[in-house]
This is a predicted structure of a 106-nucleotide RNA (Glycine riboswitch aptamer) from Rhizobacter sp. AJA081-3.
It matches the Rfam family "Glycine riboswitch aptamer". From the family's description: This family represents the bacterial glycine riboswitch.
The RNAcentral record of the sequence draws on Rfam.
The coordinates come from a structure-prediction model, not an experiment, and the mean pLDDT is 77.
RNA sequence: CCAUCGCCGUCUGGAGAGUCUUCACGCCCGUGAAGCGCCGAAGGAGCAAGGCCCGGCCCGCAAGGCCCGGCUGAAUCUCUCAGGCACCAAGGACAGGGGGAGCGGC
Numbered sequence: 001c002c003a004u005c006g007c008c009g010u011c012u013g014g015a016g017a018g019u020c021u022u023c024a025c026g027c028c029c030g031u032g033a034a035g036c037g038c039c040g041a042a043g044g045a046g047c048a049a050g051g052c053c054c055g056g057c058c059c060g061c062a063a064g065g066c067c068c069g070g071c072u073g074a075a076u077c078u079c080u081c082a083g084g085c086a087c088c089a090a091g092g093a094c095a096g097g098g099g100g101a102g103c104g105g106c
Base pairs, nucleotide, nucleotide: 007100008099010097011096012095013094018036020035021034022033023032024031025030037085038084039083043081044079045078046077050072051071052070053069055067056066057065058064
C1' cells in the first nucleotide's frame, strides 16, 4: 500500500405459531385488556468436546496418568425473559447485489 474479515448505508430475498375464548370500546373484516394454547429467525440467557489452573492419588523424583473443583469455551442446539401467532402492514436471524468510511481486529 492492497486484499480478505469486520463496521456503516442502501436495494433484493427471507420462516414459524390462534381469523381461540371472555369483556370493553368502536370508524363494526377494527382496537385494547384478561385467560388458555402455541412459535423461535430482533434482542437476551445457558453449555459440549477441548484448553488452562488449584488440590489429592499412582510413581523414589521428574515426566506422565487418574479423580474432584474452578476459569475459559459455539450455534440455526436448548430456554422462552422479551418479542411474535388470519390476510395486509411492520419486524425478522441469515443470504445476495451496489456503495461508503477506516486501518479497528486477525